[in-house]
Context: one part of a larger RNA
RNA sequence: CCGUGGUUAAGGAACUCGGCAAAUUAACCCCGUAAGUUAGCAAGAAGGGGUACCUCUAGUAGGUAAGAUUGUACAAAUCAAGCCGAAUGAGGCCGCAGAUAAAUGGCCCAAGCGACUGUUUAACAAAAACACAUGUCUCUGCUAAGUCAAUUCAGACGAUGUAUAGGGACUGACACCUGCCCGGUGCUGGAAGGUUAAGGGAAGAGGUUAGCGCAAGCGAAGCUUUGAACCGAAGCCCCAGUAAACGGCGGCCGUAACUAUAACGGUCCUAAGGUAGCGAAAUUCCUUGUCGGGUAAGUUCCGACCUGCACGAAUGGUGUAACGAUUUGGGCACUGUCUCAACCACGGGCUCG
Numbered sequence: 001c002c003g004u005g006g007u008u009a010a011g012g013a014a015c016u017c018g019g020c021a022a023a024u025u026a027a028c029c030c031c032g033u034a035a036g037u038u039a040g041c042a043a044g045a046a047g048g049g050g051u052a053c054c055u056c057u058a059g060u061a062g063g064u065a066a067g068a069u070u071g072u073a074c075a076a077a078u079c080a081a082g083c084c085g086a087a088u089g090a091g092g093c094c095g096c097a098g099a100u101a102a103a104u105g106g107c108c109c110a111a112g113c114g115a116c117u118g119u120u121u122a123a124c125a126a127a128a129a130c131a132c133a134u135g136u137c138u139c140u141g142c143u144a145a146g147u148c149a150a151u152u153c154a155g156a157c158g159a160u161g162u163a164u165a166g167g168g169a170c171u172g173a174c175a176c177c178u179g180c181c182c183g184g185u186g187c188u189g190g191a192a193g194g195u196u197a198a199g200g201g202a203a204g205a206g207g208u209u210a211g212c213g214c215a216a217g218c219g220a221a222g223c224u225u226u227g228a229a230c231c232g233a234a235g236c237c238c239c240a241g242u243a244a245a246c247g248g249c250g251g252c253c254g255u256a257a258c259u260a261u262a263a264c265g266g267u268c269c270u271a272a273g274g275u276a277g278c279g280a281a282a283u284u285c286c287u288u289g290u291c292g293g294g295u296a297a298g299u300u301c302c303g304a305c306c307u308g309c310a311c312g313a314a315u316g317g318u319g320u321a322a323c324g325a326u327u328u329g330g331g332c333a334c335u336g337u338c339u340c341a342a343c344c345a346c347g348g349g350c351u352c353g
Base pairs, nucleotide, nucleotide: 001348002347003346004345005344006343007342008341010339011338014337019334027051028050029049030048031047036041038173053092054091055090056089062084063083064082067079068078069077070076094098106332107331108330109329110328111327112326113324114323118130119129135170136169137168138167139166140165146157147156148155174319175318176317177316179249180248181247184246185245186242187241188240189239190238193237194236195235199231200230204226205225206224207223208222211218212217250268251267252266253265254264277311278308289305290304291303292302293301
């Protein structure tokens, strides 16, 4: 000097990103216990008091029970030796201290998130992430949809289930709710018209050559290389529906008898222009916004305001008791976290041998 334990005057979070760590609390019995609430909880809320040993209460209350009696028997009732054995109250007694060791909750207030118990990155993340009960949409009529498998054999799950069932997607207890837009993309339905493949079709064109011709050349049938019109399904175009499908949810100008503001008016654009609720928020750039609270002093926190850069309704909105090794702010208690360090024990290092 380091590590692990222990103690500490006065102060008591001044430490620090942050009470991290440590300390406090702690068992049992009794008293007592708020807001809120889904009436279950919250709650061991909080906050107090007691506790050893001896004597008496008392071998009492109580427990257990051999056995005996009554009863035809069972059931039941009565008596009962023995064994175990309090509480409470009163008195006494010792210590600084009586749950004398060990083990054994610190508590409260407010807010965010997630309802909850659960699950997770084996070995840097336990959470606000995942799951969840609930809600909604959608597919599926049974050889179901969906999934696995297969040698063009089979088979299996779903399911020994049958739409109150099974698969998929989103949401995520509960309470109050869930607005407008179908123009785009998707899905579902429609079939008049347009487009359209293979295939069908075959006008026509080329090659070959029996024949004709003196030659140039013409050229039937067959074979062959091609080939226009026309017919021709789904799909797409088209027409509707559908947003708890993917998604989207405006701008400018003017106006009231102080000023300011604009219930009101005008105009442009759109498929429709953000409703309720919430809002400097896990979302607010400007920003330490402004006001209030808390502090002597508060970029955090709480309550408001609304100018929402860039909240918003099952990519759910707003609340919410209970719950949480969750996140944030405050307080009480407590302390070597600190002012500011000291000493002790053990182990290591170091020095000497």